[in-house]
RNA sequence: UUCUUAUCAAGAGAGGUGGAGGGAACCGGCCCUGUGAAACCCGACAACCGCGGAAAGCAGCGGUGCCAAAUCCGGCAGGUAUUACCUGAAAGAUGAGAG
Numbered sequence: 001u002u003c004u005u006a007u008c009a010a011g012a013g014a015g016g017u018g019g020a021g022g023g024a025a026c027c028g029g030c031c032c033u034g035u036g037a038a039a040c041c042c043g044a045c046a047a048c049c050g051c052g053g054a055a056a057g058c059a060g061c062g063g064u065g066c067c068a069a070a071u072c073c074g075g076c077a078g079g080u081a082u083u084a085c086c087u088g089a090a091a092g093a094u095g096a097g098a099g
Stems, first nucleotide, its partner, number of pairs: 002098007013042001015041003021032003026075004043067001045065001047064005053058001071091001076088005
């Protein structure tokens, strides 16, 4: 990197370094940000997997993950209704397995 599968409306710092961007790709919106963005460290959260204790529940440790706003919303299709809502895809993210 590719395929399969599960989940994606919850949860998580007035910290340190840093110094202008960021919110997945493209487009359109709308937001966050010098009252410091990204990134790194610490810390927290607890989604999956493993270990192991345990009658069950559940604590703990490890591997990834994750810590503004529903995957921020929409863009493709359908339904209902008269411009809003709902549903399903597509795409994406994360875990696990396989090549």